[in-house]
This record gives sequence, structure tokens and C1' cells, in this order.
RNA sequence: AUUCCAUCCCGAGCGGCUGAGAGACCUGGCUCGUUGACGCCGCAGCAACCACCCACCGAGGGCAGGUGCUACCGCCAGGAACGAUGGAGG
Repeated sequence: AUUCCAUCCCGAGCGGCUGAGAGACCUGGCUCGUUGACGCCGCAGCAACCACCCACCGAGGGCAGGUGCUACCGCCAGGAACGAUGGAGG
């Protein structure tokens, strides 16, 4: 690379840099954005997938170490070789 499983309507923002598009792709909407979006970095926070601890017949509780996440239900509807994240296998 590829395969399998689970989840995707809970929750959680400030600062610095940058400077025009952004919300994954197509169509149609809606929304965010020079009062600086998106992105990157730092800090802060949220969360229990994995790890660890406790308890148990079982259900469960705790914990931020490894990931992840912090506008809008994966923004909405339709579409497709859909996508993202975690874990496992190899």
C1' cells in the first nucleotide's frame, strides 16, 4: 500500500505569523472571510479509541501517557472507486 472492526447530531479557543480564499471531491444551496477566514506555530482546553489503575458474574468508574479533536450534524440535499479518526491484522 491493501484488508477488517468501531465511531462521525455530546464536548472544548486564545495569542503570534501569513494574506485570499475556506467549509475533503462533483452539482445545487447555506455559511465563514481583509473587523484577517483557511493554513502553520505556541499555549490552553475537550474527549475515554488505545495504554494504565480500581471494581466486578457482568454492566462500570478513574486517568490526558499515545493518537485525535476544539464554526455550522462529515454544514445541508443528491452523487461516488466517498472521506476522516481510532484500533486490529499483515
Molecule: SAM riboswitch aptamer (S box leader)
Organism: Actinokineospora spheciospongiae